The prediction has a mean pLDDT of 80. The RNA shown here (transfer RNA) has 75 nucleotides and comes from a Candidatus Aenigmatarchaeota archaeon. It matches the Rfam family "tRNA". It is annotated as a transfer RNA. The RNAcentral record of the sequence draws on ENA.
RNA sequence: GGGCCGGUAGUUAAACCUGGUUAUAACGCCCGCUUUGCAAGCGGGAGGCUGCGGGUUCAAAUCCCGUCCGGUCCA
Numbered sequence: 001g002g003g004c005c006g007g008u009a010g011u012u013a014a015a016c017c018u019g020g021u022u023a024u025a026a027c028g029c030c031c032g033c034u035u036u037g038c039a040a041g042c043g044g045g046a047g048g049c050u051g052c053g054g055g056u057u058c059a060a061a062u063c064c065c066g067u068c069c070g071g072u073c074c075a
Base pairs, nucleotide, nucleotide: 001074002073003072004071005070006069007068010027011026012025013024020058029045030044031043032042033041051067052066053065054064055063
């Protein structure tokens, strides 16, 4: 330098291919119930405009272009 895969909540993932309701789940976090107390369990809640910039479109996490970072292969 080139090919491929990946980047979404504090963490790990789904949703992307085939654009369309308020981006989903688990764990974690906060509050309450329960307990002598802790854990577990039950109920409730907060938290992300999807790596960054631009384009297409009525509408973009999703399609296109550029770019940054990580992994892997080739040179």